[in-house]
RNA sequence: GGGGUCGGUCGGUGAUCGCUGGAGGUCUUAGGGCCUUCAGAGGAAAGUCCGAGCUCCGCAGGGCAGGGUGCCGGGUAACACCCGGAGGGGGUAACCCCUGGAAAGUGCCACAGAAAAUAGACCGCCCCACAUAAGUGGGGUAAGGGUGAAAAGGUGGGGUAAGAGCCCACCGCCCCUCCUGGUAACAGGAGGGGGCACGGUAAACCCCACCCGGAGAAAGGCCGUGUAGAGGAGCGCUGGAGGGUGGCCCGCCCGAAGCUCCUGGGUAGGCCGCUAGAGCCGUUGGGUAACCAACGGCCUAGAUGAAUGAUCACCACCCCAAAUGGGGGACAGAACUCGGCUUAUGGCCGGCCCCUUUU
RNA sequence: GCCCCCGUAGCUCAGGAGGAUAGAGCACGGGAUUCCUAAUCCCGGUGUCGCAGGUUCGAAUCCUGCCGGGGGCA
Numbered sequence: 001g002g003g004g005u006c007g008g009u010c011g012g013u014g015a016u017c018g019c020u021g022g023a024g025g026u027c028u029u030a031g032g033g034c035c036u037u038c039a040g041a042g043g044a045a046a047g048u049c050c051g052a053g054c055u056c057c058g059c060a061g062g063g064c065a066g067g068g069u070g071c072c073g074g075g076u077a078a079c080a081c082c083c084g085g086a087g088g089g090g091g092u093a094a095c096c097c098c099u100g101g102a103a104a105g106u107g108c109c110a111c112a113g114a115a116a117a118u119a120g121a122c123c124g125c126c127c128c129a130c131a132u133a134a135g136u137g138g139g140g141u142a143a144g145g146g147u148g149a150a151a152a153g154g155u156g157g158g159g160u161a162a163g164a165g166c167c168c169a170c171c172g173c174c175c176c177u178c179c180u181g182g183u184a185a186c187a188g189g190a191g192g193g194g195g196c197a198c199g200g201u202a203a204a205c206c207c208c209a210c211c212c213g214g215a216g217a218a219a220g221g222c223c224g225u226g227u228a229g230a231g232g233a234g235c236g237c238u239g240g241a242g243g244g245u246g247g248c249c250c251g252c253c254c255g256a257a258g259c260u261c262c263u264g265g266g267u268a269g270g271c272c273g274c275u276a277g278a279g280c281c282g283u284u285g286g287g288u289a290a291c292c293a294a295c296g297g298c299c300u301a302g303a304u305g306a307a308u309g310a311u312c313a314c315c316a317c318c319c320c321a322a323a324u325g326g327g328g329g330a331c332a333g334a335a336c337u338c339g340g341c342u343u344a345u346g347g348c349c350g351g352c353c354c355c356u357u358u359u
Numbered sequence: 360g361c362c363c364c365c366g367u368a369g370c371u372c373a374g375g376a377g378g379a380u381a382g383a384g385c386a387c388g389g390g391a392u393u394c395c396u397a398a399u400c401c402c403g404g405u406g407u408c409g410c411a412g413g414u415u416c417g418a419a420u421c422c423u424g425c426c427g428g429g430g431g432c433a
Base pairs, nucleotide, nucleotide: 001355002354003353004352005351006350007349008348009347010346011315012314013313014312015311016310017309019040020039021038022037023036024035025034026033027032042331046342047341049340050339051338052337053336054216055215056214057213061250062249063248064247066212067211068210069209070208071085072084073083074082075081086099087098088097089096090095100207101206105205106204107201108200109199122145123144124141125140126139127138128137129136130135153171154170155169156168157167158166172196173194174193175192176191177190178189179188180187181186220272221271222270223269230263231262232261233260234259235258242254243253244252279298280297281296282295283294284293285292286291317328318327319326320325360432361431362430363429364428365427366426369385370384371383372382378416387403388402389401390400391399409425410424411423412422413421
């Protein structure tokens, strides 16, 4: 210098004109106005994809259905997240990616190919019969060829008509028992058994283990406004319609007569919820880490046709010119609140790895 | 703000339990018929299956993430 990989971080001060909220003061016709002062977007505020808090559904009960997660251990309020490890894969490396079960059962595996999961004879090889021969017919053979994403252990020897775990040695694989290390996944080893029985697919059904009641701030509560008494359909009146936001059933509760749906008609909004929270910062301690504990300090937006802005000057940063000058700052804007994930994003800075050059 | 649904020729839709070169109708283009047009008959293509990754031998179809459109709720 180049390439890669993993992280971090993104302006400041002043002036003028405005906007929203809090506190204080003041005026008021009680609606609000004015003055002072303080505060005022993000790492993703986004997608609404997960997990929770909170609120309501009487309780959140049982079963079925449905959904989710999926190596092991830990963290956490919880998670599909994070950390550490195991096994496998990719990369020269830093580093990155994948993850229950296919010997419980079912399904599927197009085309090609002889044959696609009960294996299987197209070519080839071997034997037999016929034939002078070319060849034809029958049988054997999975070692060789060919097809395919995938063809049912590998090497060598024996064996054979030719071959083949058919037999043997070594390697691999599977099962059982035990030992060692580890919390575990797993790793290493010893012994015995098995000629191999077990192709792939579970982001196909499924099995196993664990988890999940539903709805969501337009939740929900209070005050206020309007109001009808209309038309139609269905069910029911005690062996009980219907309701309690569940997909269904049961249980439980309400319901002693009305209930449900459609059409038509009416209305005005305001306040609370609302921001101090699994909060932020620092130190110390524990832990490999995620994270946890103790102590100290801090208060940091709450809008609702929806504020957080605009202009100018100076400084800082970057780029072009290289003395004055000119230009630039990505993606993007809170809406009940957190923890994550994912996606968008221009610069600047740093750690690590590889290559090259110079000393 | 929250919840749900849908993206396949120019238009309206099938296909979705994986094995296609992705179909149908209308529209469009060419030819025939006619003096010309319409109608009719024959032939033909229309397409990154909204986009990008993944699972699989193989994806329009299954999974995940984006993009676009529509609907409902006080």